The part of an RNA shown here (large-subunit ribosomal RNA, domain III) has 388 nucleotides and comes from a marine sediment metagenome. Its mean pLDDT, the model's own confidence on a scale to 100, is 82. It matches the Rfam family "Bacterial large subunit ribosomal RNA".
[in-house]
Context: one part of a larger RNA
RNA sequence: GAGUAACGAAAAAAGAGUGAGAAUCUCUUUCACCGAAAGCCCAAGGAUUCCUGAGGAAGGCUCGUCCUCUCAGGGUUAGUCGGGACCUAAGCUGAGGCCGAAAGGCGUAGGCGAUGGACAACAGAUUGAUAUUUCUGUACCACCUCGUUAUCGUUUGAAUGAUGGGGAGACGCAGGAGGAUAAGAAGAGCGCACCGCUGGUCGAGUGCGUCCAAGCAGUGAGAAAGUUGAAUAGGCAAAUCCGUUCAACAAUUUCAAGCUGUGAUGGGGAGGGAAAUUUAGUACCGAAGCUUCUGAUUUCACACUGCCAAGAAAAGCCUCUAAUGAGAUAACAGGUGCCCGUACCGUAAACCAACACAGGUAGGCACGAAGAGUAUUCGAAGAUGAGC
Numbered sequence: 001g002a003g004u005a006a007c008g009a010a011a012a013a014a015g016a017g018u019g020a021g022a023a024u025c026u027c028u029u030u031c032a033c034c035g036a037a038a039g040c041c042c043a044a045g046g047a048u049u050c051c052u053g054a055g056g057a058a059g060g061c062u063c064g065u066c067c068u069c070u071c072a073g074g075g076u077u078a079g080u081c082g083g084g085a086c087c088u089a090a091g092c093u094g095a096g097g098c099c100g101a102a103a104g105g106c107g108u109a110g111g112c113g114a115u116g117g118a119c120a121a122c123a124g125a126u127u128g129a130u131a132u133u134u135c136u137g138u139a140c141c142a143c144c145u146c147g148u149u150a151u152c153g154u155u156u157g158a159a160u161g162a163u164g165g166g167g168a169g170a171c172g173c174a175g176g177a178g179g180a181u182a183a184g185a186a187g188a189g190c191g192c193a194c195c196g197c198u199g200g201u202c203g204a205g206u207g208c209g210u211c212c213a214a215g216c217a218g219u220g221a222g223a224a225a226g227u228u229g230a231a232u233a234g235g236c237a238a239a240u241c242c243g244u245u246c247a248a249c250a251a252u253u254u255c256a257a258g259c260u261g262u263g264a265u266g267g268g269g270a271g272g273g274a275a276a277u278u279u280a281g282u283a284c285c286g287a288a289g290c291u292u293c294u295g296a297u298u299u300c301a302c303a304c305u306g307c308c309a310a311g312a313a314a315a316g317c318c319u320c321u322a323a324u325g326a327g328a329u330a331a332c333a334g335g336u337g338c339c340c341g342u343a344c345c346g347u348a349a350a351c352c353a354a355c356a357c358a359g360g361u362a363g364g365c366a367c368g369a370a371g372a373g374u375a376u377u378c379g380a381a382g383a384u385g386a387g388c
Base pairs, nucleotide, nucleotide: 012030013029014028015027016026017025031385032384034382039365040364041363045345046344049343050074051073052072053071054070055069059067060066079140080139081341082340083339084338086117087116091112092111093110097106098105099104121138122137123136124135125134141337142336143335144334145333147332148331149330150329151328152327159324160323164320165319166318167317172307173306174305175304178300179299180298183294184293185292186291187290189210190209191208192207193206194205195203211267212266215262216261217260218259219258222255223254224253225252226249227248228247229246230245231244232243234242235241271285272284308311351360352359367379368378369377370376
C1' cells in the first nucleotide's frame, strides 16, 4: 500500500433458554428453498468422520456456550444379506515343453481370476449409536444321530454313483399385443377427531386413516416339450442314457407371474395418553379396515413376431452306466452350522479436485394438481435456510 480488496452462488424474523460473554448454540412459533431432489437406499472411494459426556488454545474466511475440531468413554452381533469354504470369462500365472548371451520371452495340462452362473428368511419391534445380523412370531437349507416308526435288501445285489458319456444350464437386438401386480385416485361407504374467532356452518361439513411378508396348501392367464415300445456298426470302455431307424397312441409332463386359503386368537394402525425425584408424545390403550375406477418404465418373458451385425464358458442340476457294495431309504424327533465385511459419509463440508472449493462422481426407488412427459410450475413425505 491499507484497516483498502475480499469473506466462495441462496431468506429470514420474533420470543424463550443456557452462559462470564449470544445476529451466529438449543428450543418454540411464523416465514422461505428443494421436491426425477438439495428426499430415501446402495456400489466405489474414504477410514472412526458414527454416539454420549466434557472442552475452546489452534482449525472454522466473522462470532461461537457450537462443530465433521480437541479430550475421554462407547458403538459395527448373520447357517439364509455380500464375499470365501462352489463354477468359470477376458486377463494373469504356468509342471513338463519350445526359444533366447544372461536377464528373460512364449506356451500345453493345471491354477488363479467377477463385472457373469449357482445358492436356504420374511414381517414386526427395539438402541444414544447395529440390525433380513439383537428380540418376538412364523419359515427354509445342508449335514450328523448305536433315537422312533415304516419299507426294501444281503451274490436271484438294496443303495450310492463317477474326475467318464449324454441332457440341461445356455444367452442378440427391435417391435407390437395380452395377462398380472405395484402404485395412485374417488366415494352420500366405514371409523376416529374437530367445528373457538367470524358476516357465516352439526352439514351431502372439515381433517386424518381405511393395511400386512416369507413359507405351506390349492388353483393358475399363458408358454414349451410329443409319449410309449422294439432294433441299433455312432457318443475313445460300458450304458437301460443321448443319437439313428421302425411301429403304436393323444393325452401327459415341465415351466410360469399371479390369485385364493392359511400364516394371523398375530403384527401394525389414525387417534387418545399417564405417573415419577430421574422425564414424554415415552409407558399404556387402540377404531375402521370396504367398493369402484385408472394403471405402469415392474413382472410373466427375449414368451411371440421380425431382423442381421447371428448374439460366453464352466459348475451346481437331471440322467446313464463303469465301479463300490451290506446294510439302506423315507417320515418324524433331537442336534450342529466355520472365516471376512456390516459404524458413518456417499450429487458430498467425510470421495476425486492443495481449501468446509459454484467443478466431477456408476446403480436403484419415482407420490399429488395441471401436462404427452422423468419437461415445466406449485405442493406431500422428507430435507434445508448455505459460517459474516